[in-house]
The prediction has a mean pLDDT of 88. The part of an RNA shown here (small-subunit ribosomal RNA, central domain) has 350 nucleotides and comes from a metagenome.
Context: one part of a larger RNA
RNA sequence: UUGGGCGUAAAGCGCGUGUAGGCGGUUUUGUAAGUCGGAUGUGAAAGCCCUAGGCUCAACCUAGGAAGUGCAUUCGAAACUACUUUACUUGAGUAUGGGAGAGGGAAGCAGAAUUCCUAGUGUAGGAGUGAAAUCCGUAGAUAUUAGGAGGAACACCGGUGGCGAAGGCGGCUUCCUGGCCCUUUACUGACGCUGAGACGCGAAAGCGUGGGGAGCAAACAGGAUUAGAUACCCUGGUAGUCCACGCUGUAAACGAUGGAUACUAGGUGUGAGAGGUAUUAACUCCUUUCGUGCCGCAGGUAACCCAUUAAGUAUCCCGCCUGGGGAUUACGGUCGCAAGAUUAAAACUC
Numbered sequence: 001u002u003g004g005g006c007g008u009a010a011a012g013c014g015c016g017u018g019u020a021g022g023c024g025g026u027u028u029u030g031u032a033a034g035u036c037g038g039a040u041g042u043g044a045a046a047g048c049c050c051u052a053g054g055c056u057c058a059a060c061c062u063a064g065g066a067a068g069u070g071c072a073u074u075c076g077a078a079a080c081u082a083c084u085u086u087a088c089u090u091g092a093g094u095a096u097g098g099g100a101g102a103g104g105g106a107a108g109c110a111g112a113a114u115u116c117c118u119a120g121u122g123u124a125g126g127a128g129u130g131a132a133a134u135c136c137g138u139a140g141a142u143a144u145u146a147g148g149a150g151g152a153a154c155a156c157c158g159g160u161g162g163c164g165a166a167g168g169c170g171g172c173u174u175c176c177u178g179g180c181c182c183u184u185u186a187c188u189g190a191c192g193c194u195g196a197g198a199c200g201c202g203a204a205a206g207c208g209u210g211g212g213g214a215g216c217a218a219a220c221a222g223g224a225u226u227a228g229a230u231a232c233c234c235u236g237g238u239a240g241u242c243c244a245c246g247c248u249g250u251a252a253a254c255g256a257u258g259g260a261u262a263c264u265a266g267g268u269g270u271g272a273g274a275g276g277u278a279u280u281a282a283c284u285c286c287u288u289u290c291g292u293g294c295c296g297c298a299g300g301u302a303a304c305c306c307a308u309u310a311a312g313u314a315u316c317c318c319g320c321c322u323g324g325g326g327a328u329u330a331c332g333g334u335c336g337c338a339a340g341a342u343u344a345a346a347a348c349u350c
Stems, first nucleotide, its partner, number of pairs: 004321003007304002012318001014201004021194003025088002030083002033081002035077008049065006091191001092188004097182003103177007115149007125136002162169002206247006215241002220236004258317006266295011299306002323350003332343004
């Protein structure tokens, strides 16, 4: 390079925005770069192939022909690609009228509960476990009543419900703000798809500075268990968990399934609309668009299973894989305060 693959065997970047590049709807005109056809020149000899001939045959040798898929010049063709030009509306987008939503950011507020503090009532236990003990309590605990402080999380509603590109998002109110869906007509007229680099976002843990600290809780201490117990269980408990700003850039970042477009039996739920039938009205019923589940045919698959939300049938673009280990490693580069991240081998071995 050709070929084969990527749900689970090796393999889809964690996710997006987008540069170059690649690919790209219908239609008219022109050009002739790609493309197709003709001609001319060239494409050394030998060799290969074909036909003759010469050594007794053959190998070998001699002669002629063909071939030499290519290159250059020139003359043509105009369907396709390209460029140019003309028009279009189905792709894409904009406007109008509506709709749902834990989408994002900021500020404020509320109630339940845990803990702590103060005061009252009250007395000997409480807590904990498989059983105990450490622990708390006559300096008055636990329980209960009243008042106060403070932090964090938002029961019920809550739902294979919703929103978001992913990470993720859940009390209430206000302000700012992104996207999506439906319907009507109008407008722009291919403005599109993908996307190497690049840039941005990115759970938890961790790091820096400054706050905060109720509960929980790595580390740590003690009590148990045990042959031991650097654990599981119990009593405590510091970082952390929370906030602001900055860094880190990784996860089983999973649907282990990249994005876009088109096509290909159905059935049944559910969320957001629109239209129709019907009704006093609300339902019900029918049609349809978008989202989200389950089942299932054809087809696919090694099987499991997937099956209009494809892992089916096709096209375009990107990423990635090439026996196991060594190795999510070493060295070097880049990034980082560090932890480390990213890129990424070889010897050797089976």
The full RNA is in RNAcentral, with records from SILVA.